[in-house]
């Protein structure tokens, strides 16, 4: 310089003027008006997980249902993360991975093809052995054996090389793949490395049923609480409620409430709710996720028809066009994704442009 | 805020994981002196993006949109 990985960060600054939210000050109280402070994001998005809160037994036991799935470690938890190990993809840095079980059962496998699951013989090889023919040499390819080669197909019952054979074939050997067991050695484990013995092969697929092994009780800030204001009651179910699959158990009930149906009031307030698994430094442990401090600092939207916005000017990272032989000079742009609603970890989506860190690989020059 | 379902030729419906198929529309021909009907035929599609599997409309994840149900 060029081509790429990978972490991490930023995603406009400043000032005028008007405009809306919240919370303080001051007025005897309230509301206005008046001063001070303060007011969106890395996704505040999708609502996919996970948890805090709160009500229901401080959530107990079985079924049934969903979730997850290699090991260790982090976490409040977790389908998240972080290190490892396997396998896969790349020349490499490196990245991707629903990564238990198929020798528990059951099912699937279209067309293609002889045969697609304890498989098969179309082409092809034999044809020793029996048979037929032939004096014999042999011929026929009839009974029959065989799977070496061919072809089909995502897939065809281990790969190679000798012996064997009438052709053949783990029918025998060797060697290498893979597999069972069993022993050693390494790591806390996945797992790697070595060895011995066995039989010669045991397909795929579980994002099909399904078997294991581990988690999960419902339900949601319209959870729940607490003023206030109105009203009118009538009629059915069943004996039960109290959770949203079922049983049991627990707790309240045992003529009291429930739950259905007409009818009839109401459509307010306050709280929950803004100091929390908090932000930031800097020391410590740790490969690292992350943890931890008797350290220092800060407080950082809180609306309930829903504020957070409009205009102008200036600076500015970078773009575009023109003119110059360059230096450089003019002119216009200066744009993205969106936008809180009970919070908190995460994952996913979407995003102009930009900055910095480490690394491969390729070239030239020193 | 909690939960359900869909997404297939322009329209409407199909479709045991295994050649996407009908009916209405278009368009071409026949048929008729001309049109309708009526006959043949043709065109034409799985809302995108990955993944599993030989093989996906169908199964799995993510995305978009579009009905719906509690409160």
């Nucleotide at each position: 310089c060029g081509a790429g990985u990978u972490c991490g960060c930023c995603g406009g600054g400043u000032g005028a003027c008007c405009g809306c939210g919240g919370c303080c000050c001051a007025u005897c109280u309230c509301a206005c008006a008046g001063g001070g402070c303060u007011g969106a994001g890395g996704a505040a998005a999708g609502u996919c997980c996970g948890g805090a809160c709160u009500c229901c037994a401080c959530a107990g036991g079985g079924c049934a249902g969903g979730a997850u799935g290699c090991c260790g470690g982090g976490u409040a938890a977790c389908g998240c993360c972080c290190g490892g190990g396997c396998g896969g993809g790349g020349a490499a840095a490196c990245c991707c991975g629903a990564c238990g079980g198929a020798a528990a059962g059951u099912g699937c496998a279209a067309c293609a093809g002889a045969g697609a699951g304890c498989a098969g013989a179309c082409c092809g090889c034999c044809g020793a052995u029996g048979g037929c023919c032939g004096u014999u040499a042999g011929g026929c390819a009839c009974a029959g054996g065989c799977a070496a080669g061919g072809g089909u197909g995502a897939a065809a019952c281990g790969g190679u090389g000798g012996g064997g054979u009438a052709a053949g074939a783990g029918c025998c050997c060797a060697c290498c793949a893979g597999c069972a067991u069993c022993c050693c050695g390494g790591g806390c484990a996945a797992c790697c490395g070595g060895g011995a013995u066995g039989g010669c092969u045991a397909g795929g697929u579980a994002a099909a049923c399904c078997c294991c092994a581990u988690c999960c009780g419902g339900a949601g800030c319209a959870a729940g609480g607490c003023c206030g204001a109105g009203c009118a009651g009538g009629g059915g179910u069943g004996c039960c409620g109290g959770u949203g699959g079922c049983c049991c158990g627990c707790c309240g009930a045992u003529c009291g409430a429930a739950c259905c149906c007409c009818g009839g009031g109401u459509u307010g307030g306050c709280c929950g709710c803004a100091c929390g698994a908090g932000c930031c430094c800097g020391c410590g442990a740790g490969c690292a996720a992350u943890c931890g401090c008797c350290g220092g600092g800060c407080c950082c939207a809180g609306a309930u028809g829903g504020a957070u916005g409009g205009u102008c000017g200036c600076c500015g990272a970078g773009g575009a066009g023109c003119c110059g032989c360059a230096a450089g000079g003019c002119u216009c742009c200066g744009g993205a994704c969106a936008g809180a609603a009970u919070c908190c970890g995460g994952c996913u989506u979407a995003c102009a442009g930009g900055c910095g860190g480490a690394c491969u690989c390729g070239a030239a020059c020193g | 805020g909690c939960g359900g379902g869909c997404g297939u030729c322009g329209u409407u419906c199909a479709a045991a994981g295994g050649c996407a198929g009908g009916a209405c529309c278009u368009c071409a021909g026949a048929u008729u002196u001309c049109c309708a009907u009526u006959c043949u035929g043709a065109c034409g599609a799985u809302g995108c993006c990955g993944g599993u599997u030989c093989g996906a409309u169908u199964c799995c994840g993510g995305u978009c949109g579009c009905c719906c149900g509690c409160u």

This is a predicted complex of two RNAs, RNase P RNA and transfer RNA, with 437 nucleotides together.
The coordinates come from a structure-prediction model, not an experiment, and the mean pLDDT is 80.
Rfam match: Bacterial RNase P class A. The family's RNA type in Rfam is ribozyme.